[in-house]
Molecule: transfer RNA
Organism: Actinomadura alba
RNA sequence: GCCGGUGUAGCUCAGCAGGCCAGAGCAGCCGCCUUGUAAGCGGCAGGUCGUCGGUUCGAACCCGUCCACCGGCU
Numbered sequence: 001g002c003c004g005g006u007g008u009a010g011c012u013c014a015g016c017a018g019g020c021c022a023g024a025g026c027a028g029c030c031g032c033c034u035u036g037u038a039a040g041c042g043g044c045a046g047g048u049c050g051u052c053g054g055u056u057c058g059a060a061c062c063c064g065u066c067c068a069c070c071g072g073c074u
Base pairs, nucleotide, nucleotide: 001073002072003071004070005069006068007067010026011025012024013023019057028044029043030042031041032040050066052064053063054062
């Protein structure tokens, strides 16, 4: 330098034939239970979907750009 993959909540990930309030588990907070702790149960909060731009009535999803990480080739 070229090619490919990945980037979504604090962590691990799902969601990619465009519209379904953007979700799950764990972690966090509150409550219940317990003599107390853990476990269990119920609830709450947490996200500009890596950046910037484009297409579209509408983008996590399509296109371009750049950034980070991983792999391959030279």